Transfer RNA from Ostreococcus tauri, 72 nucleotides, folded computationally. The sequence is in RNAcentral, with records from ENA. The coordinates come from a structure-prediction model, not an experiment, and the mean pLDDT is 80. RNAcentral records the identical sequence in 2 taxa. Rfam family: tRNA. Gene Ontology term of the family: triplet codon-amino acid adaptor activity. The source organism's lineage runs through Eukaryota, Viridiplantae, Chlorophyta, Bathycoccaceae and Ostreococcus.

RNA sequence: UGGGGUGUAGCCAAGUGGAAAGGCAGUCGCUUUUGAUGCGACCAUUCGGAGGUUCGAACCCUUCCACCCCAG
Numbered sequence: 001u002g003g004g005g006u007g008u009a010g011c012c013a014a015g016u017g018g019a020a021a022g023g024c025a026g027u028c029g030c031u032u033u034u035g036a037u038g039c040g041a042c043c044a045u046u047c048g049g050a051g052g053u054u055c056g057a058a059c060c061c062u063u064c065c066a067c068c069c070c071a072g
Stems, first nucleotide, its partner, number of pairs: 001071007010024003018055001026042005048064005
């Protein structure tokens, strides 16, 4: 430099056009003498950034950024 892949919460991770599941962690509460366990509630309206398409975008298109792989 060219080609390909990945990017979603503190971590893992689903979702391929009607607006974001779940698990761990965390906070608050219930239970308990206390802790653990168990249970309930809360926890990403900027899904890597920007722009575009669309009535509507995490999802489609363009471009940029970061990381990984391949070729040189």